Small-subunit ribosomal RNA, central domain from Tamarix chinensis, 350 nucleotides, folded computationally. The prediction has a mean pLDDT of 86. Its Rfam family is "Bacterial small subunit ribosomal RNA".
[in-house]
Context: one part of a larger RNA
This record gives sequence, C1' cells and structure tokens, in this order.
RNA sequence: UUGGGCGUAAAGCAUCUGUAGAUGGCUUUUUAAGUCUGCCGUCAAAUCCCAAGGCUCAACCCUAGAUAGGCGGUGGAAACUACCAAGCUGGAGUAUGGUAGGGGCAGAGGGAAUUUCCGAUGGAGCGGUGAAAUGUGUAGAGAUCAGAAAGAAUACUAAUGGCGAAAGCACUCUGCUGCGCUGAAACUGACACUAACAAAUGAAAGCUAGGGGAGCGAAUAGGAUUAGAUACCCCAAUAGUCCUAGCCGUAAACGAUGGAUACUAGGCGAUGUGCGUAUAGACCUGUGUAGUGCUGUAGCUAACAUGUUAAGUAUCCCGCCUGGGGAGUAUGUUCGCAAGAAUGAAACUC
Repeated sequence: UUGGGCGUAAAGCAUCUGUAGAUGGCUUUUUAAGUCUGCCGUCAAAUCCCAAGGCUCAACCCUAGAUAGGCGGUGGAAACUACCAAGCUGGAGUAUGGUAGGGGCAGAGGGAAUUUCCGAUGGAGCGGUGAAAUGUGUAGAGAUCAGAAAGAAUACUAAUGGCGAAAGCACUCUGCUGCGCUGAAACUGACACUAACAAAUGAAAGCUAGGGGAGCGAAUAGGAUUAGAUACCCCAAUAGUCCUAGCCGUAAACGAUGGAUACUAGGCGAUGUGCGUAUAGACCUGUGUAGUGCUGUAGCUAACAUGUUAAGUAUCCCGCCUGGGGAGUAUGUUCGCAAGAAUGAAACUC
C1' cells in the first nucleotide's frame, strides 16, 4: 500500500469561507472518449498446460495444439458515465410579507456592593483561625450616620431556555449591522455538495507600547502547622486581571462523535413560527415545520451506551490511525520580539 478502522481501546483538523480536484437532480437529442462486442495483427524460441510419439519405464527428449490476458488496427451497439444541443422544477438561490433572539460593533445612562478620602458621634479593641500569631488601633481603629471619588462586575428574573461557525454572548436605552426560522409561490433554472493548498476568526495565560489600577491575586516577604513544609491555613502584596493598538495561535478548543443528502417504531416536555378548532381575549385541543431535551423499539456496539439531533441503513468528499517506550524528543525548514508554535524521525529497548 491493500484491508480494517476513528464516542470511551491508536485515530475527526479549534471553527469557518473557499481555489484546484473528486462527486453530482429529472426529460429529450447528438457524438462515440470510457463501456460492451465481432474480426485481424502482434506478444521470438525455450518454459507452463494439454494430446500423441521416442529412449525397456520414469526423469528427459521430440511433434502438434490451446485458453486467459496485454498492446495496436478495423467494423458494430448506445443502456450507463462523459460530450453537444434544447428543456423541466423537486435540490439551491433571489425578491416579497411576517417573526424570535445575552449574535456583532459603537455611544450614552443607572443602581447595589467594595475600597479609599473628608466630616460627625463614640471610646477599646478590631481582624483572623481548628487554635493562634504576624497585622491594625488612644497620633482615636472597628461600629453608626452624612458627603465625595475610583475601578471592576452587572443580584433577582434564569430555565432541561435563547443566539452565534466555533471561541463565545446577560443591567437599561439608542444608532449601525450580520444571520436564522416561517407564510404564500413571483422569479432564476442544477447555479449543488465536499474541500488539498490558501484566507479569516480563534478562551485563558503570555509578549510589545501607552493608559488605568477598586477588588482579587502568580512571584515575593512575614505568621502559623509540621520531624521538615520551598505547600494546604492566615496578614500583606508585585506582575496580571480592565481599556486602546499590535503580536501569540494554543486548551479535556469535548458531544472526547468532520461535512452533505436520503430512508428507518413510538411516547413525554419546553422554544420560534404557520394552519385548523375554540374564544371578547388569554388558555385548552389537533396538526405542519425549524432548532433544543428526556425516555425508548428495531438495528448497531467488546461492553458502556447510542437510538429520526444515530454510534442504524446507504452514497459522496475531506482529515486522521497502524504495539508500548524513546517522543511530540533530535535534526532541518517555516512562522514569532520572545515564550514558543507548526511540520516531525531514527538508533536503542520491552
């Protein structure tokens, strides 16, 4: 490689857009490249197969014959793939009427809490722990009241709920803007699906420059605990956490489950929307569709489980795996300011 696989055993890229490529709906026509078929040529001899024959048999030798297959030429067929031409509407999309939403960006505003400062009252502790101590306080703390400032996060509602490709998104209002779902069926007429390379986005931590800095808090210092305690506990506290502009490009980036399409029992919820029923209206009730949950049949699975949101039955495309360790290491290359990231072995060993 073939084969077999990828939820948990090795294995689905973090996610998306999309180029080449691969694959691709229905009807009719053309051509005949693939495909099928007839004939011809050729594929030296020996060998192999097979039928006679010759060495007393056999091995061996000799004679004749043949299949499959490859390549080339020529004639034919036209179902399928492909090509040409013309159509169709079911896939896909556009326009249009509705509609839900923490989707994104920017601006403005709010309240609770915390800390600090200032003033007042007051007068001895406060704080912390398993117990303490470091710490803090008569230079007036803690407590209570009034005022001011700052930064960060947005209680309840809140959900098994919603939105987004993922990362992620939640106080309120405004502006700009992306997407989805749904109704009717007007328009285009296969415009589709997947996707190497590539582009874009990408939590937290980290890096560069400038701001900001309330709380929390790596590092660090101190107090405890302990045999020791470079920890767990406590008092402090710097980077950081926040904003702006760049970089980094990784996570148990998880549903540990790639994307698309079709088919295959039900039952019970809740979300968006349509129709019928009902009604003053809201419920109730039946049903379609999209996403989201629980349970479960057949099937599948090593089992656990999964089960119309498949890990079932099929097709197409991409990515990846091939015993453990060595090792995501060495080396080389690319990227990065760096930290490092990506690609990625072997010897040896069991």